Predicted 3D model of a 102-nucleotide RNA (Glycine riboswitch aptamer) from Rhodobacter sp.
RNA sequence: GUGUCAGGUUCGGGAGAAUCCGGCAGGCCCUCGCGGGUCUGGCGGUGCCGAAGGAGCAACCGCCCCGGUAAACUCUCAGGCGCAAGGGACCGUAGCUGACAA
Repeated sequence: GUGUCAGGUUCGGGAGAAUCCGGCAGGCCCUCGCGGGUCUGGCGGUGCCGAAGGAGCAACCGCCCCGGUAAACUCUCAGGCGCAAGGGACCGUAGCUGACAA
């Protein structure tokens, strides 16, 4: 110097699912008033999504019992569900570190 694998870093890409319902608070508008409308925020409920994280297992392995064991599969605890932003498994890119091989 080369290749493979793993882990940081840079840059780029990167999906799905609610214009639902009910209180509460605030802003604005209408009303003499009661009250009503609308927007925002947060809370609760229902429905939904899977690609942070988490959990489960088939082949297989340990003779058996029983245990171990993967994923983009399954679950939906966590997370999320207008656009944007953010997040985002994973993919590419440049370089770094480590292990292994010739």

It was read from a public genome assembly, where an Rfam model found it.